[in-house]
Context: one part of a larger RNA
RNA sequence: GGCACACGGUGGAUGCCUUGGUACCAGGAACCGAAGAAGGACGUAGGAAUCUGCGAUAAGCCUCGGGUAGUCGAUAACCAGACUGUGAUCCGAGGAUUUCCGAAUGGGGAAACCCGGCUGGAGGCAAGUCCAGUCACCCGCACCUGAAUAUAUAGGGUGUGUGGAGGGAACGUGGGGAAGUGAAACAUCUCAGUACCCACAGGAAGAGAAAACAACCGUGAUUCCGUGAGUAGUGGCGAGCGAAAGCGGAAGAGGCUAAACCGGGCGUGUGUGAUAGCUGUCAGGCGUUGCACGUUCGGGGUCGUGGGACCCGCCAACCGGUGCUGACAUGCUGGUAGGGAGUAAAAAAUCCGUGUCAUAGUCGAAGGUUCUUGAAUGGGCCGGCGUAGAGGGUGCGACCCCCGUAGACGAAAUGGUGCGGACUCCCGGUGGGGAUCCCAAGUAGCACGGGGCCCGAGAAAUCCCGUGUGAAUCUGGCAGGACCACCUGCUAAGCCUAAAUAUUCCCUGGUGACCGAUAGCGGACAAGUACCGUGAGGGAAAGGUGAAAAGUACCCCGGGAGGGGAGUGAAAUAGAUCCUGAAACCGUGUGCCU
Numbered sequence: 001g002g003c004a005c006a007c008g009g010u011g012g013a014u015g016c017c018u019u020g021g022u023a024c025c026a027g028g029a030a031c032c033g034a035a036g037a038a039g040g041a042c043g044u045a046g047g048a049a050u051c052u053g054c055g056a057u058a059a060g061c062c063u064c065g066g067g068u069a070g071u072c073g074a075u076a077a078c079c080a081g082a083c084u085g086u087g088a089u090c091c092g093a094g095g096a097u098u099u100c101c102g103a104a105u106g107g108g109g110a111a112a113c114c115c116g117g118c119u120g121g122a123g124g125c126a127a128g129u130c131c132a133g134u135c136a137c138c139c140g141c142a143c144c145u146g147a148a149u150a151u152a153u154a155g156g157g158u159g160u161g162u163g164g165a166g167g168g169a170a171c172g173u174g175g176g177g178a179a180g181u182g183a184a185a186c187a188u189c190u191c192a193g194u195a196c197c198c199a200c201a202g203g204a205a206g207a208g209a210a211a212a213c214a215a216c217c218g219u220g221a222u223u224c225c226g227u228g229a230g231u232a233g234u235g236g237c238g239a240g241c242g243a244a245a246g247c248g249g250a251a252g253a254g255g256c257u258a259a260a261c262c263g264g265g266c267g268u269g270u271g272u273g274a275u276a277g278c279u280g281u282c283a284g285g286c287g288u289u290g291c292a293c294g295u296u297c298g299g300g301g302u303c304g305u306g307g308g309a310c311c312c313g314c315c316a317a318c319c320g321g322u323g324c325u326g327a328c329a330u331g332c333u334g335g336u337a338g339g340g341a342g343u344a345a346a347a348a349a350u351c352c353g354u355g356u357c358a359u360a361g362u363c364g365a366a367g368g369u370u371c372u373u374g375a376a377u378g379g380g381c382c383g384g385c386g387u388a389g390a391g392g393g394u395g396c397g398a399c400c401c402c403c404g405u406a407g408a409c410g411a412a413a414u415g416g417u418g419c420g421g422a423c424u425c426c427c428g429g430u431g432g433g434g435a436u437c438c439c440a441a442g443u444a445g446c447a448c449g450g451g452g453c454c455c456g457a458g459a460a461a462u463c464c465c466g467u468g469u470g471a472a473u474c475u476g477g478c479a480g481g482a483c484c485a486c487c488u489g490c491u492a493a494g495c496c497u498a499a500a501u502a503u504u505c506c507c508u509g510g511u512g513a514c515c516g517a518u519a520g521c522g523g524a525c526a527a528g529u530a531c532c533g534u535g536a537g538g539g540a541a542a543g544g545u546g547a548a549a550a551g552u553a554c555c556c557c558g559g560g561a562g563g564g565g566a567g568u569g570a571a572a573u574a575g576a577u578c579c580u581g582a583a584a585c586c587g588u589g590u591g592c593c594u
Stems, first nucleotide, its partner, number of pairs: 001593009015579001016544002020515002022512007029504002031167002039101003042055003046079002049075003061095006070083003106115003116135007137164002139161007171202001172200005182189001186236001212219002223250005233241002254496003257440001261299010276289001277286002279329006304474001306439004310433006317336007338427005350422010361409003367382005383400002385389001391403003445469007455481001476491005531538002551578001554565004
């Protein structure tokens, strides 16, 4: 030095475990904010630090409930001092306080700081100082004021509005909008209207009551799912892209305006001496009240077997008011009765009763003995409960030890939801006539240039933009894939609309042929921490004594670290990075070989 064996050191694999994670399901909730949010800074306990809670009333204050004998949050003990059957701590509901920064909003600013005005107060009479309130901008509404310029307008000011501003995971709508890639290269094409950026909204959003489809039969708003169908198509006819009708389901809901016409108000123009007008006729009276245009408000009206206006009829319960006066006729309007509807559209607010759910909780069956063991939940013997033999804990496999489980109960307060009522709102119907009026205009269409549709300019309809041009009003228009005719369907250029659908930052409950510490979230632990970076940003490692600290009193060696005895414990080679303790690597001893 090598090999073998034995015993160790180091190291932290493996096994076992789980406080954490992950995926999904069901229900809830789906917003917070100038009444100052989200997120922070700094403080705050008798005792240092970090986390949690809270805010100068600062691990807390008040009220109402629940609940019980202990309590003063965690690491984390210890000491001190307190509270508590006059019910504390704790749990739930409602309230009070809530420094400074932050949309941050009195002005400034290098966030958590600096400096002010006004009103009132404290102190003081000179101010400095302190406390409370208030003072940003934009928008709407009301009022005041008010230029060039007479009326006016712009502008300015005051008051007022739980008006706006900012934040938020995904889902949504709109405005912008790539490239790597694929085409085995690459340019049309694809990736893809994807990623990403911006704006804005809601608990969903968007869409939505046919100028729709269909095909000679018919359907009857929208949305979503399955099918139709990888079909019809489109495509350097390459790569690829890719419908619709129909059928089967989920859900189901329909409404309101504009215009014609009538009436009121306002403005402008015009008008006259009795013309026009004042509901009709007659008589009287009044007298610019008229007429035209514009605008605004109310009535009317809302449709495609075209509808409405207009005119003429018919049927319409009772009472009151009114239309310059009288008579006759008649119109308008209010109430009752009757009918219908309702807070998610079609208008909108509140309250009462009752049921139910949520936010604390309560009750809840049934086992002993013996053996082994450190310990019984294990073995033996004899029992019991079960609408409960889900699960977890307890010194080892526990239906009967504990928490629970099945089942049954419970709310002073706040909130959700169902039903009923109060309450509120609405209400003429029908027939005929004629072809007088209306039926959404810089619109539809067209030309050119684009976009979007399965459709890449193609024979290219339909839909949407830009520039230009530019109709018709029902004997009108649009569509049915160029275009024309016939036929069929529908009625554009205004608006609203629940449900079925999408998503999950969040709350509650549950489940797993999901993970088990190099896994599972980056994070089971002082983790978005330490650390890195000027910054945007990047981003770890790190779990396990034991049933219980019973965490080794005391003695010895040593300066200490550490160790040897002794003691605890079932075990100390479980002794503090302490379960198990592999390998690499390093030793000690013995044997053999050289």
The part of an RNA shown here (large-subunit ribosomal RNA, domain I) has 594 nucleotides and comes from Humibacillus sp. DSM 29435. Model confidence (mean pLDDT): 82 of 100.